[in-house]
Molecule: c-di-GMP-I riboswitch aptamer
Organism: Acidimicrobiia bacterium
RNA sequence: CGAUCGAAACGGCAACCCCGGGGAAACCCGGGUGGGCGCAAAGCCACGGGCCUACAGCGGGCGACCGCCAGGGCAGCCGGGUCACCGAA
Numbered sequence: 001c002g003a004u005c006g007a008a009a010c011g012g013c014a015a016c017c018c019c020g021g022g023g024a025a026a027c028c029c030g031g032g033u034g035g036g037c038g039c040a041a042a043g044c045c046a047c048g049g050g051c052c053u054a055c056a057g058c059g060g061g062c063g064a065c066c067g068c069c070a071g072g073g074c075a076g077c078c079g080g081g082u083c084a085c086c087g088a089a
Base pairs, nucleotide, nucleotide: 005087006086012039013038016034017032018031019030020029021028022027037076043082044081045080047079048078049077050074051073052072057068058067059066060065
């Protein structure tokens, strides 16, 4: 110095809640002198698996609606890729 690893330390992110906004929804964005559920990548990337939603589309129904379906979403579901703070065993 590097890899693996994750004791300690400096820090970091932030579940949930409230307000505002986007979206058909899932979900996402911003703010909070609220709040920490937790996280060594809970930084980033939809490549693989999985999960969520169903606007449009297709089918059914007299209708209310129902079923199928990602091109939408989840990186804090897992795997994978990639960048990275610190340095005990």